[in-house]
RNA sequence: GCCGAUAUGGCGCAGUGGCAGCGCACAUUCUUGGUAAGAAUGAGGUCGUCGGUUCGAUCCCGACUAUCGGCUCCA
Numbered sequence: 001g002c003c004g005a006u007a008u009g010g011c012g013c014a015g016u017g018g019c020a021g022c023g024c025a026c027a028u029u030c031u032u033g034g035u036a037a038g039a040a041u042g043a044g045g046u047c048g049u050c051g052g053u054u055c056g057a058u059c060c061c062g063a064c065u066a067u068c069g070g071c072u073c074c075a
Base pairs, nucleotide, nucleotide: 001071002070003069004068005067006066007065010024011023012022013021018055026042027041028040029039030038048064049063050062051061052060
């Protein structure tokens, strides 16, 4: 340099062109003599960045950035 994959709450991951979810973690409440466990409720997201297509994009297209993997060159 080229090719491919990945990028989504604090962490691990789903997801679909039409209001963004799960588990864990976190907070509050219930429960308990108390803690753990359990139950209920809740908070937390510019869906990597910038453009394009579209009535509408987290999703499709392009470029870029980052991470991971592979390849290319010489003797």
The RNA shown here (transfer RNA) has 75 nucleotides and comes from a bacterium. Its Rfam family is "tRNA". By type it is a transfer RNA.